[in-house]
RNA sequence: UGGCCGGUAGCCAAGCGGUAAGGCAGCGGGCUUUGAACCCGCCAUUCGUAGGUUCGAUCCCUACCCGGCCAG
Numbered sequence: 001u002g003g004c005c006g007g008u009a010g011c012c013a014a015g016c017g018g019u020a021a022g023g024c025a026g027c028g029g030g031c032u033u034u035g036a037a038c039c040c041g042c043c044a045u046u047c048g049u050a051g052g053u054u055c056g057a058u059c060c061c062u063a064c065c066c067g068g069c070c071a072g
Stems, first nucleotide, its partner, number of pairs: 001071007010024003018055001026042005048064005
């Protein structure tokens, strides 16, 4: 420098045009003598950044930033 993959909550991780599953953690409550376990509820208006396309973008396009791999 070029190519490919990835960037979603505190952490892990789905979704791939119609406004974001799940798990762990956290918070509130129930149960319990207390705690653990278990059960119920809550928890992502800026899905890396900025533009563009579209009625509508996490999803498509462009540039850039960050990380990994490959090539030189």
Molecule: transfer RNA
Organism: Bdellovibrionota bacterium